c-di-GMP-I riboswitch aptamer from a Desulfobacteraceae bacterium, 91 nucleotides, folded computationally.

[in-house]
RNA sequence: UUUGCUAAAGGGCAAACCUUCCGAAAGGCAGGGGCGCAAAGCUGCCGGCCUAAGUCCCGGGUUAGCGGGAUAAGGUUGCUGGGCUGCCAGG
Numbered sequence: 001u002u003u004g005c006u007a008a009a010g011g012g013c014a015a016a017c018c019u020u021c022c023g024a025a026a027g028g029c030a031g032g033g034g035c036g037c038a039a040a041g042c043u044g045c046c047g048g049c050c051u052a053a054g055u056c057c058c059g060g061g062u063u064a065g066c067g068g069g070a071u072a073a074g075g076u077u078g079c080u081g082g083g084c085u086g087c088c089a090g091g
Stems, first nucleotide, its partner, number of pairs: 012037002017032003021028002035078001041084003045081001047079001048076003054071006
């Protein structure tokens, strides 16, 4: 200087998809299932993104109830960032 012994131990969570239920939707709870994750634990606090019930506007239309656009107080923590907390090993 190079290579090998060499990375463990106990575990944890759970993507897509399927099913029940809730929801206008996005999406969520639960069961199954594992793509992956050293915070893929908690927190919608900042930003981003998704949805648009309701509201507003435009067009059509009144034996009508349609179409389009805008909008979050709805959602996403497995899209970041921040805050808080946690297991093991080594220094």